A computed fold for a 330-nucleotide part of an RNA from a Candidatus Bathyarchaeota archaeon, annotated as large-subunit ribosomal RNA, domain IV.
[in-house]
Context: one part of a larger RNA
RNA sequence: CCCGUGGUUAGGGAAAUCGGCAAAUUAGCUCCGUAUCUUUGGGAUAAGGAGUGCCUGCGGUUUUGGUCUACGACUGGAACCGUAGGUCGCAGUGACAAGGGGGUCCCGACUGUUUAAUAAAAACACAGGGAGCUGCUAGCUCGAAAGAGUUUGUACAGCUCUUGAAUCCUGGCCAGUGGUGGUACCUGAAGCCUGGGUACAACCGGGUGAAGGGCCACUAAACGCCGGGAGUAACUCUGACUCUCUUAAGGUAGCCAAAUGCCUUGUCGGGUAAGUUCCGACGUGCAUGAAUGGACCAACGAGGACCCCGCUGUCCCAACCCGGGGCCCG
Numbered sequence: 001c002c003c004g005u006g007g008u009u010a011g012g013g014a015a016a017u018c019g020g021c022a023a024a025u026u027a028g029c030u031c032c033g034u035a036u037c038u039u040u041g042g043g044a045u046a047a048g049g050a051g052u053g054c055c056u057g058c059g060g061u062u063u064u065g066g067u068c069u070a071c072g073a074c075u076g077g078a079a080c081c082g083u084a085g086g087u088c089g090c091a092g093u094g095a096c097a098a099g100g101g102g103g104u105c106c107c108g109a110c111u112g113u114u115u116a117a118u119a120a121a122a123a124c125a126c127a128g129g130g131a132g133c134u135g136c137u138a139g140c141u142c143g144a145a146a147g148a149g150u151u152u153g154u155a156c157a158g159c160u161c162u163u164g165a166a167u168c169c170u171g172g173c174c175a176g177u178g179g180u181g182g183u184a185c186c187u188g189a190a191g192c193c194u195g196g197g198u199a200c201a202a203c204c205g206g207g208u209g210a211a212g213g214g215c216c217a218c219u220a221a222a223c224g225c226c227g228g229g230a231g232u233a234a235c236u237c238u239g240a241c242u243c244u245c246u247u248a249a250g251g252u253a254g255c256c257a258a259a260u261g262c263c264u265u266g267u268c269g270g271g272u273a274a275g276u277u278c279c280g281a282c283g284u285g286c287a288u289g290a291a292u293g294g295a296c297c298a299a300c301g302a303g304g305a306c307c308c309c310g311c312u313g314u315c316c317c318a319a320c321c322c323g324g325g326g327c328c329c330g
Stems, first nucleotide, its partner, number of pairs: 001326003004322001006321004011316002015314001020311001028052005037042001039165001053087016088092001100309007107301002112124002128163007139150004167295003171226003176223002178219005185214003191208006227245005254288001255285001266282005
């Protein structure tokens, strides 16, 4: 000097670091006290305080014995509660055991599940919402079939897809792709009918004509999609308004430099002495947006981001001790 699920440390107290990672702080019980918010259940052990050992006296409650003249009186034991006095230490949940706390935001409602052996999450599931198929010899799945599962179930059921608690909502578009239905007509294979051809055929035509397609509708909680250019108000700016091109329709309510914004460390405000992160606004949105759900959200989270208090060897900046080795000498 290295190692250890070791210990202590003046002054400072996150200056360390991607990040308080690790460590430290807190801790049990009793009493007091407890905010924003909220789905009125919670939040909550919120936060923040005080007490806590031992000895003695007294009072009370509950319980269990003994004696007696037995409504009761007297006298013992145990547990608990209260109160007063005293006493020791630096320290009384004296060891062990035993929550650090608060504020704001993102995501997911929640408890749960997951990559056995690098990922526990914002992923999956979930209750709830919606759609489609299916009347039972059903639909869906496995099997060449026999047969089997769902099911010894029967539409308040089963299967498939989708969204993901509650609350407020869920806009426009059926031109494309898909699905469903219709269809006078067109197209449409083999077969069948029939003409030509062939001493038989091959072959060349015509007719009939299923599904499908054309055609016509419906359907977006089906896959999906949801514009551009000019002018215009009595300062200026802006443009409610007008014109025009164009589309199936031109993004509504909401929301935003967001887990989505390139430019970008956008601009303004807040927090800091100083803030590419964070919070609140703005919206000119490269490329937000409504069950590919939109917005909001109490509670919850070994989830993610930021801030504050406390606390500390993370650090300034190291030092010492303990343990067993490495290492050196023998």
Lineage of the source: Archaea > Thermoproteati > Candidatus Bathyarchaeota. Model confidence (mean pLDDT): 85 of 100.